[in-house]
Overview: RNAcentral holds the full RNA, with entries from SILVA. The part of an RNA shown here (small-subunit ribosomal RNA, 5' domain) has 497 nucleotides and comes from a metagenome. The coordinates come from a structure-prediction model, not an experiment, and the mean pLDDT is 85.
Context: one part of a larger RNA
RNA sequence: GGAUGAACGCUAGCGGCGCGCUUAAUGCAUGCAAGUCGAGCGAUGAGGCUCCUUCGGGAGUACAUCAGCGGCAGACGGGUGAGUAACACGUAGGUGACCUGCCCCUAAGACCGGGAUAACGGGUGGAAACACACGCUAAUGCCGGAUAUACUUCUGGGGUCGCAGCCAGGAGGAAAGCUCCGGCGCUUAGGGAGGGGCCUGCGGCCCAUCAGCUAGUUGGUGUGGUAACGGCACACCAAGGCGAAGACGGGUAGGGGGUGUGAGAGCAUGACCCCCCACAAUGGGACUGAGACACGGCCCAUACUCCUACGGGAGGCAGCAGCAGGGAAUAUUGCGCAAUGGGCGAAAGCCUGACGCAGCGACGCCGCGUGAAUGAUGAAGGCCUUCGGGUUGUAAAGUUCUUUUCUGGGGGAAGAGAAGGGACGGUACCCCAGGAAUAAGCGUCGGCUAACUACGUGCCAGCAGCCGCGGUAAUACGUAGGACGCGAGCGUUAUCC
Numbered sequence: 001g002g003a004u005g006a007a008c009g010c011u012a013g014c015g016g017c018g019c020g021c022u023u024a025a026u027g028c029a030u031g032c033a034a035g036u037c038g039a040g041c042g043a044u045g046a047g048g049c050u051c052c053u054u055c056g057g058g059a060g061u062a063c064a065u066c067a068g069c070g071g072c073a074g075a076c077g078g079g080u081g082a083g084u085a086a087c088a089c090g091u092a093g094g095u096g097a098c099c100u101g102c103c104c105c106u107a108a109g110a111c112c113g114g115g116a117u118a119a120c121g122g123g124u125g126g127a128a129a130c131a132c133a134c135g136c137u138a139a140u141g142c143c144g145g146a147u148a149u150a151c152u153u154c155u156g157g158g159g160u161c162g163c164a165g166c167c168a169g170g171a172g173g174a175a176a177g178c179u180c181c182g183g184c185g186c187u188u189a190g191g192g193a194g195g196g197g198c199c200u201g202c203g204g205c206c207c208a209u210c211a212g213c214u215a216g217u218u219g220g221u222g223u224g225g226u227a228a229c230g231g232c233a234c235a236c237c238a239a240g241g242c243g244a245a246g247a248c249g250g251g252u253a254g255g256g257g258g259u260g261u262g263a264g265a266g267c268a269u270g271a272c273c274c275c276c277c278a279c280a281a282u283g284g285g286a287c288u289g290a291g292a293c294a295c296g297g298c299c300c301a302u303a304c305u306c307c308u309a310c311g312g313g314a315g316g317c318a319g320c321a322g323c324a325g326g327g328a329a330u331a332u333u334g335c336g337c338a339a340u341g342g343g344c345g346a347a348a349g350c351c352u353g354a355c356g357c358a359g360c361g362a363c364g365c366c367g368c369g370u371g372a373a374u375g376a377u378g379a380a381g382g383c384c385u386u387c388g389g390g391u392u393g394u395a396a397a398g399u400u401c402u403u404u405u406c407u408g409g410g411g412g413a414a415g416a417g418a419a420g421g422g423a424c425g426g427u428a429c430c431c432c433a434g435g436a437a438u439a440a441g442c443g444u445c446g447g448c449u450a451a452c453u454a455c456g457u458g459c460c461a462g463c464a465g466c467c468g469c470g471g472u473a474a475u476a477c478g479u480a481g482g483a484c485g486c487g488a489g490c491g492u493u494a495u496c497c
Stems, first nucleotide, its partner, number of pairs: 001497004006493005013368006019361002021326001026324003030321003035072003040069002043065003048061005079279003089203007098196003103192007111145004120135002123132003151172007177184002205251003212242003217239008254276004258269004281302005304315004332358001334357003340354001341352004371401004381392004406434006415424001441486005446467003452481005462469002
């Protein structure tokens, strides 16, 4: 000098674009953050319409729907950085060892049956959470049979390093309907796209005052398990495996794209944004599913908090706001689904604290303004003075002008790809009127380093980044005048280069 997610002091007019718990992965009141589909199903019905009516009502229909069965989504999106020195990440490859819902393409198919169960009804227990037994019922829920070259599996042939693909034979395995009649779905198989699992080479921290480490350890055979290879697991057998090219241990740490600085090499760093990973009070476990060992699912244990009729229950903000606490320090319990994107749905649409916006904060960057021109007897005042004067200083006043900004009034968007639909927002922007009107500070002035005098003080009070100033004429302390620097900022502190 540059830089910062900064903080502190003094000061402060406006706008745009960004950024904003770096500390306690501490604890959390309250609200919201994941639902949706009635064109899968039974059911329900206040009201509407039609028909019938013994005038009590009944039937049908459209419409609507809390809860339930069922489907899809809840594995995305959002948060955090605790753990992790590891195939976690980056990069380059491999998979003849693999999976893939929704989407696209291709081929074939959807035949015949069956048994349940929630909702519901009436009942029981419980303070509650909730539970239990009985009875009824539906489906795109569940089950059986048929068909299936291709699929799975077995045997043989051929082939290969090996069951990649090929040929023959045996065995096994599918389906669901709805409809406004346009379609939307369903099953099996092959291919694709996108997504993922696993494996490998290489690369990126500190300590050797960590030198030896290892029993599923290293390998084999077999079995199990997985979508899949594998000590992944188990049984048996062998005695191996790693290490100064740093094993093992300890410390620290999410990694990368990037970011800061620097001429570069390098050094430092990983906030915001993007990719990957890990985590969801702590530890463990599986279930469902194409996908999880699952932040707002389940079970167990632990700590903590809450409710309780003391028998037993409920909870998890590292989602958005917000609260307490910690801290030098970090925001609103805001508006909207109008846009973009996501989930569901045939659609209308519903949901969406993702997102779009607004609010707060000079936290940062950028832009603008606080007026312009003229104005000398060089006013007054201040300060200095050798008392002549010098300086503040064209500065002010005065005169002329302008209106960015401001105030008042009027108009008023784009963002919305056919119509309608805008949170932002009566915002941006435009027009008119008014009036210099509403707007300057902070640090420094001994040398480094740009800027000097007076007074006060008297090794005191104080200053200070280094050298050093102050003990009676201090350009170094304090005040004033003046000057220098930067300017809605200026200094200080901390950290990096």